[in-house]
Parts: sequence; structure tokens; C1' cells
RNA sequence: AGCUGCUCAGAGCAAACCCCGCUGAAAGGCGGUGACGCAGAGCCACGGGGCUACCGCGACAGUGACGUCGCCAUGCUCGCCGGGCCGCCAGC
Repeated sequence: AGCUGCUCAGAGCAAACCCCGCUGAAAGGCGGUGACGCAGAGCCACGGGGCUACCGCGACAGUGACGUCGCCAUGCUCGCCGGGCCGCCAGC
């Protein structure tokens, strides 16, 4: 330096349900609780996928309209997959 995660050590992260607080239009995020899992479950929304629709556009109804439906990412997800960056231990 490369490959691998069978073995060792010390650590690390923390899904879901119930509940609480903050935040957001929502999806979601953060903190507490918890321990399903994770060898990158560290970081980056770059490609695909998924979620949401405040605003905007269109349609309908209608006028006190702040209503209903559809479309839309610029929002979110890296614990959906791929890609990129950096990194611990061990074995070869």
C1' cells in the first nucleotide's frame, strides 16, 4: 500500500413501539427513554428510489372563503441501493 472481516482488543453508533419537550406547513429533524441491528449505522443529497406539498400552477365549486382535487422540490431520507471522501482493530 492492497484485499478481506474468520479471529482479538478497546471503543462507537442507536431502529421500532409508548410517552415527554423543542422545531417545521408537512415529510422530517433535535434532545430524553429504549436496544432492532450496524465493520463505516462516520461525512457528502452526486445518480436512482422513496416520503411530504407551505408557496406556485391548473381544475371544480363559490363569494365571508380561509374550500376540494390534481401537478410540482426548491424540502426530507446517507439505518433503501449505488457512488465519492475520510477513518479504528485484526488477519492475509
This is a predicted structure of a 92-nucleotide RNA (c-di-GMP-I riboswitch aptamer) from Longimicrobium sp. Taxonomically the source falls in Longimicrobium (Bacteria, Gemmatimonadota, Longimicrobiales, Longimicrobiaceae). Model confidence (mean pLDDT): 83 of 100. It matches the Rfam family "c-di-GMP-I riboswitch aptamer". About the family: GEMM was predicted in a large-scale screen for bacterial structured RNA regulatory elements.